[in-house]
RNA sequence: AGUCGAUCAGGUGUUCGCUGGUUGUCGCCAAAAUCGGCAACGAGAGGAAAGUCCGGGCUCCGCAGAACAAGAUGGUCGGUAACACCGACCGGUCGCGAGAUCAGGGAAAGUGCCACAGAGAAUAGACCGCCGAAUUCCGGUUCGCCGGGAUGGCAAGGGUGAAACGGUGAGGUAAGAGCUCACCAGCAAACGGGGCGACUCGUUUGGCUCGGUAAACCCCAUCUGGAGCAAAGCCAAGCAGAAGGCAACGCGGUCGCAGGGGCGGCCGCGGCGCUGUGGUUCGCAGUCGGAUGACCUUCGGGUAGGCUGCUGGAGGCGACGAGCAAUCGCCGUCCUAGAUAAAUGAACACCGGCAAGUUAACGCUCGCCACAGAACCCGGCUUAUCGAUCGACU
RNA sequence: GGGGCCGUAGUCUAGCCUGGAUAAGGCACCAGCCUCCGGAGUUGGGUAUCCCCGGUUCAAAUCCGGGCGGUCCCGCCA
Numbered sequence: 001a002g003u004c005g006a007u008c009a010g011g012u013g014u015u016c017g018c019u020g021g022u023u024g025u026c027g028c029c030a031a032a033a034u035c036g037g038c039a040a041c042g043a044g045a046g047g048a049a050a051g052u053c054c055g056g057g058c059u060c061c062g063c064a065g066a067a068c069a070a071g072a073u074g075g076u077c078g079g080u081a082a083c084a085c086c087g088a089c090c091g092g093u094c095g096c097g098a099g100a101u102c103a104g105g106g107a108a109a110g111u112g113c114c115a116c117a118g119a120g121a122a123u124a125g126a127c128c129g130c131c132g133a134a135u136u137c138c139g140g141u142u143c144g145c146c147g148g149g150a151u152g153g154c155a156a157g158g159g160u161g162a163a164a165c166g167g168u169g170a171g172g173u174a175a176g177a178g179c180u181c182a183c184c185a186g187c188a189a190a191c192g193g194g195g196c197g198a199c200u201c202g203u204u205u206g207g208c209u210c211g212g213u214a215a216a217c218c219c220c221a222u223c224u225g226g227a228g229c230a231a232a233g234c235c236a237a238g239c240a241g242a243a244g245g246c247a248a249c250g251c252g253g254u255c256g257c258a259g260g261g262g263c264g265g266c267c268g269c270g271g272c273g274c275u276g277u278g279g280u281u282c283g284c285a286g287u288c289g290g291a292u293g294a295c296c297u298u299c300g301g302g303u304a305g306g307c308u309g310c311u312g313g314a315g316g317c318g319a320c321g322a323g324c325a326a327u328c329g330c331c332g333u334c335c336u337a338g339a340u341a342a343a344u345g346a347a348c349a350c351c352g353g354c355a356a357g358u359u360a361a362c363g364c365u366c367g368c369c370a371c372a373g374a375a376c377c378c379g380g381c382u383u384a385u386c387g388a389u390c391g392a393c394u
Numbered sequence: 395g396g397g398g399c400c401g402u403a404g405u406c407u408a409g410c411c412u413g414g415a416u417a418a419g420g421c422a423c424c425a426g427c428c429u430c431c432g433g434a435g436u437u438g439g440g441u442a443u444c445c446c447c448g449g450u451u452c453a454a455a456u457c458c459g460g461g462c463g464g465u466c467c468c469g470c471c472a
Stems, first nucleotide, its partner, number of pairs: 001394008010351007018044002021041007046371001050382002053380005058228004065282004070224005075089005090104001091102004105219002110217002112213003127158002129154003134151007166184006185209002187206008232308004241299005246293001249270009272289002274286003301471003315334004320329003352369003356365003395468007404421004414452001423439005445461005
C1' cells in the first nucleotide's frame, strides 16, 4: 500500500418512571383462588429486531394418492431439520499477489430472434478486388499466339458490423480455397493413467472447424399438497335481514291404488349435484337432495373484548474429541423480554470518543454519540450502519 | 400476518407481453403571427437520469435480481 475474517455497538453510578415475574401485605370474602392496591427483590430489544426474499418448526385442513398445469433449483462432493444457505474442491473470467467473482445443465434435440450498416447474419455471400485456364464473340497475327469482351471462376486482400464460417507456412492453381500437407488452436470419438466425483493428463484417429442468444420459447434432471399465530382452540358481547342462483333422472325389487296403458310410496344400485384442500381433472371421504340445504354469490347488519397458543430452544458459553472445513459428538455450566396500540425511558454526575470555539500549552466552554425498535419461534440471504479493536495473509 | 397492482416531460396516458438506437399523443408551458392590449385563433418548439442500483445481451423504458415509494384487498359473528 492492500486482501480476508472476527468482535464490540459508548461505560459506570444515583434518582424518578414504564412492562412482565416472584415474594410479602392490604381490600372484597365464611375460606381459598382469581382480581385490584401497596412494598421489596430480581429482569427488560438487535446485529440487523428491518425487507418478508428463501427454508424449517408449530397449528389446521381430507395425514396429503395419481396425472396435468404452475413454480423453483441447476459444476461436483459433503454439511444441515431444510434451503435459493454454508464448506471444500473443479472449471471460466479478473488481479503481479493475498484473493475476488460466476443465474456454472443443454445452442453437436427442435423452433424463434440477431435492428442499422453491409455483397452476405447462419448448409452465407460478391460491392471493390483477383483470374481469363475452359466455352464463345470481336480485333490483330510472324499462325506459335496476343489484346479486349461475354458466359463465367474465386473468396486470398479491402470494406461493413457486436458478430463474417479456424491460424501460420508450403505445395497447388488461370486465380484461389482444408483443395492437399506440416505445425499450432479447438472439437468429437476410441483407448490408457489419476480422482468418490466435477474434472484432468497422455496417445491415436477423424479436415470434423459446428457463430451468439435458453435473465426467448423449449428440452433434461431434481424438488414442491394447501393455508398461515388474522394458524388453531375456549369463553363472552352484540345484530336484521334482503336479493339472486342451483341438476336429469334411469334401472331393479317390494307394497298400495287401479285393473287397459298406468299412478304413488319405500328400499337398493348407477348417474347428476353440493361440501370438504386457496390451479384443473380423476380418485377418496362426508352430509345429503329431487329442491329449502350446516349450499353458493352479492348487498346489508353486528363486533373490533378476554384466556390459551406465548416463549426453555435445531438455545447461549467453555473444554475435549472427529473432520482440511462447513459441521457433528460428548461433558460441564448458564437461563436471558413477552408487550397488544403496544413497556424497554428521562434527568444528573464522572469517565471515553468526535467536532467547533478559545489558549503558547495544559486546560476550559458548548454541542454530538451510527443504523435502527421485538410482536409465534428458529436457520439463512439481502439491505441500512458513526466508529473502534483484534487476528491471518499478500 | 398474507396477497395484488403501479412508478414514463408540469400533468394524464401509450409504448413493456414479442428488446433495436430520434421514447409517441392530449392538456398545460414557451416563442412567433394576429390585436391598441389581453383572450380566442393560428404556426412552430420537447422541456425526460423512462423511481434508484446492479446484471444478462452487440444492444434494456422493455428481460432478471435487489432497493425505495405509492395504492388496493383480505379478520371474526350471524